[in-house]
RNA sequence: CUUUGAAAAGGCAAACUUAUCGAAAGGUAAGGACGCAAAGCUACGGAUCUUCAGCAAAAAGUAUGCUAAGAUCGCCGGGCCGCCUGAG
Numbered sequence: 001c002u003u004u005g006a007a008a009a010g011g012c013a014a015a016c017u018u019a020u021c022g023a024a025a026g027g028u029a030a031g032g033a034c035g036c037a038a039a040g041c042u043a044c045g046g047a048u049c050u051u052c053a054g055c056a057a058a059a060a061g062u063a064u065g066c067u068a069a070g071a072u073c074g075c076c077g078g079g080c081c082g083c084c085u086g087a088g
Stems, first nucleotide, its partner, number of pairs: 001088003005084001011036002016031006034074001040080003044077003047072005053067004
């Protein structure tokens, strides 16, 4: 440097509960472990989700679509960086 993966030494932590922030999706902290060899970082491409908003569109409401704004990196891919371990 390349490559493999006992879930080991060590690490992270789904659902759920509580508190808190947010209009929501969801975030954060604690508890908790379904899982994870990048479940580390990054919304860059795709995908999905949300509507305090705008438009189609009309008095209002509901549903849908588009736009916009936001969310998810534990959905897939890309980019950056890296621990342990076997092999080369």
c-di-GMP-I-GGC riboswitch aptamer from Thalassobacillus sp. CUG 92003, 88 nucleotides, folded computationally. The coordinates come from a structure-prediction model, not an experiment, and the mean pLDDT is 81.